Bacterial small signal recognition particle RNA from a Planctomycetota bacterium, 94 nucleotides, folded computationally. Model confidence (mean pLDDT): 76 of 100. Taxonomically the source falls in Planctomycetota (Bacteria, Pseudomonadati). Its Rfam family is "Bacterial small signal recognition particle RNA". It is annotated as a non-coding RNA gene.

RNA sequence: AUCCGAGGUCGGCAAGCGGUGGACUGUGAAUUUGGUCAGGCCUUGACGGGAGCAGCCAUAACAGACCCCAUUCGUUGUGCCGGCCUCGGUUUUU
Numbered sequence: 001a002u003c004c005g006a007g008g009u010c011g012g013c014a015a016g017c018g019g020u021g022g023a024c025u026g027u028g029a030a031u032u033u034g035g036u037c038a039g040g041c042c043u044u045g046a047c048g049g050g051a052g053c054a055g056c057c058a059u060a061a062c063a064g065a066c067c068c069c070a071u072u073c074g075u076u077g078u079g080c081c082g083g084c085c086u087c088g089g090u091u092u093u094u
Base pairs, nucleotide, nucleotide: 001091003089004088005087006086007085008084009083010082011081012080013079014078016076017074018073019071020070021069022068024064025063026062027061033058034057035056036055041050042049043048
């Protein structure tokens, strides 16, 4: 110096695990979320208009389920490839 094996380390790619978010389901705002606002109230000579309780819908938030999707999150390991270091063995050269 070459080849092989083992270990360590760094990097790339891939899939996984965990976390997070979305999607799904449920609850869901008394008060101080939004919309629509029965009734009633106010207003108008009348037509109409106004604020707006309940209800309904949606939303914030919370909980559940983990089948699905995403992740430029990870003191997470796994597989493959490559670089470097260490050890052992073989061959060759000095």